[in-house]
Context: one part of a larger RNA
RNA sequence: GAAUGAACGCUGGCGGCGUGCCUUACACAUGCAAGUCGAGCGAGGCGGCCCGCAAGGGUCAGUCGAGCGGCGAACGGGUGAGUAACGCGUGGAUAACCUGCCCAGAGGUGGGGGAUAACCCGGGGAAACUCGGGCUAAUACCGCAUGAUACCGAGAGGUCAAAGGGGGCUCGCAAGGGCUCUCGCCAUUGGAGGGGUCCGCGUCCGAUUAGCUAGUUGGUAGGGUAAUGGCCUACCAAGGCGACGAUCGGUAGCCGGCCUGAGAGGGUGAUCGGCCACACUGGAACUGAGACACGGUCCAGACUCCUACGGGAGGCAGCAGUGGGGAAUUUUGCGCAAUGGGCUAACGCCUGACGCAGCAACGCCGCGUGGAGGAUGAAGGUCUUUGGAUUGUAAACUCCUGUCAGCAGGGAAAAAGCGAAUCGGCCUAACACGCCGGUGAGCUGAUUGUACCUGCAGAGGAAGCCCCGGCUAACUCUGUGCCAGCAGCCGCGGUAAUACAGAGGGGGCAAGCGUUAUUC
Numbered sequence: 001g002a003a004u005g006a007a008c009g010c011u012g013g014c015g016g017c018g019u020g021c022c023u024u025a026c027a028c029a030u031g032c033a034a035g036u037c038g039a040g041c042g043a044g045g046c047g048g049c050c051c052g053c054a055a056g057g058g059u060c061a062g063u064c065g066a067g068c069g070g071c072g073a074a075c076g077g078g079u080g081a082g083u084a085a086c087g088c089g090u091g092g093a094u095a096a097c098c099u100g101c102c103c104a105g106a107g108g109u110g111g112g113g114g115a116u117a118a119c120c121c122g123g124g125g126a127a128a129c130u131c132g133g134g135c136u137a138a139u140a141c142c143g144c145a146u147g148a149u150a151c152c153g154a155g156a157g158g159u160c161a162a163a164g165g166g167g168g169c170u171c172g173c174a175a176g177g178g179c180u181c182u183c184g185c186c187a188u189u190g191g192a193g194g195g196g197u198c199c200g201c202g203u204c205c206g207a208u209u210a211g212c213u214a215g216u217u218g219g220u221a222g223g224g225u226a227a228u229g230g231c232c233u234a235c236c237a238a239g240g241c242g243a244c245g246a247u248c249g250g251u252a253g254c255c256g257g258c259c260u261g262a263g264a265g266g267g268u269g270a271u272c273g274g275c276c277a278c279a280c281u282g283g284a285a286c287u288g289a290g291a292c293a294c295g296g297u298c299c300a301g302a303c304u305c306c307u308a309c310g311g312g313a314g315g316c317a318g319c320a321g322u323g324g325g326g327a328a329u330u331u332u333g334c335g336c337a338a339u340g341g342g343c344u345a346a347c348g349c350c351u352g353a354c355g356c357a358g359c360a361a362c363g364c365c366g367c368g369u370g371g372a373g374g375a376u377g378a379a380g381g382u383c384u385u386u387g388g389a390u391u392g393u394a395a396a397c398u399c400c401u402g403u404c405a406g407c408a409g410g411g412a413a414a415a416a417g418c419g420a421a422u423c424g425g426c427c428u429a430a431c432a433c434g435c436c437g438g439u440g441a442g443c444u445g446a447u448u449g450u451a452c453c454u455g456c457a458g459a460g461g462a463a464g465c466c467c468c469g470g471c472u473a474a475c476u477c478u479g480u481g482c483c484a485g486c487a488g489c490c491g492c493g494g495u496a497a498u499a500c501a502g503a504g505g506g507g508g509c510a511a512g513c514g515u516u517a518u519u520c
Base pairs, nucleotide, nucleotide: 001520002519003518004517006516007515008514009513010512013367014366015365016364017363018362019360020359021325026323027322028321030320031319032318035071036070037069040068041067044064045063046062047060048059049058050057051056078278079277080276087203088202089201090200091199092198093197094196097195098194099193102191103190104189105188107186108185109184110144112142113141119134120133121132122131123130124129150159151158152157164183165182166181167180168179169178170177171176204250205249206248211241212240213239216238217237218236219235220234221233222232223231253275254274255273256272257268258267259266260265280301281300282299283298284297303314304313305312306311331357333356334355335354339353340351341350342349343348370400371399372398373397380391381390382389383388404461406456407455408454409453410452414447417443418442421439422438423437424436425435426434464509465508466507467506468505469490470489471488475504476503477502478501479500485492486491
């Protein structure tokens, strides 16, 4: 000199864009942060209509919705404890692998069965909840059939599937059937994207850590896994690593980057992006395409809470917020309008992701605090050789301007979408339905009456901080008298202190200025 997620002192007008628990991975009150689908299923409530005196029954464009079922909940969000490791970075390998949803191809979707929640009845419990009996449905569950380019096998041969829902037309009294469109379902091939595993190289300090190792190193056989492998087991052999630093100890998430520097290098890993690890502590598996799962389950532990003392409940390192710790770090805000995500045929619902607003000079950038004229060089202050000098065009005064703030008026963009109606094309037996394309009434903004524009008034509301001995830009007076004090280094102060304190003057930066800490 540059820099910072900074803090402290003094001071503080506005705006834009960013940033904001670095410490106790300490404990957490409260609210919210993951739901959705009725076009998978059977009940039920509300509403409309019909029958009925009523009780009640039937039906439907609807609507709500516990339960069964499906998909999601493995993403998104947080944190950095652990980890010196194939964890990360980089380059490869996988003939040793997996992959839901999505895309493309080529096929199939036949026929049966038995349950169970909800519901009803009864029981236990303070509660959390739970038990027994009875009824019922499905895209829930289970056989059978068919079955390949799929799997096993050298071959012969053997093995494994499925589910229906919605719209339209039509036949039928109905039950149901036929045609068609669409969303699904099953098996399979390939792709895309995602992941698993393995390897080369790189990746901090300590030798006042020199030897370490028995599943240890290798083989055979088996088990296990999606998959290789001592990953695991049995048997066999006696190996394997190490001064090119093993082992042990300490420290640490890694990288793209960021800071500094002419560079080489040094330091660092906040925000943003990629990877990893963790979710009260430790352990375990279940479900699933995917987890050994932050807002799932089980066990153990510590802690907190409820209890009828028998037993139960909980996990903010999600967003806010509280206590505590600390030099120190924000609102228990608004909205799903946009972007993105989950579910859905769609409308839509959910979304503390996200978009915004609030607080904080914490940072960067921009603007303002006025401009021009104005000498008898006023007064006052300070210094003085008492002549004067300086503050100083500075002020007063005159003439202007109108940024920002204030008041008043107007007022966006961010909107893409959804969509009645209608036209054309495709599908089709069809002018239904559905799909694609065009036109399109109408509807959708949290921010927000915001940005921006115009007008009004009026210099009015807006400057401080540090320094002045040398380094280092800037000097005098008074007070003090090795005292009080200053200080980054050298050093100042013991009666003329440009070094302490105050004043006048000056220098530097400026809504900041200094100090402290840290890095180069």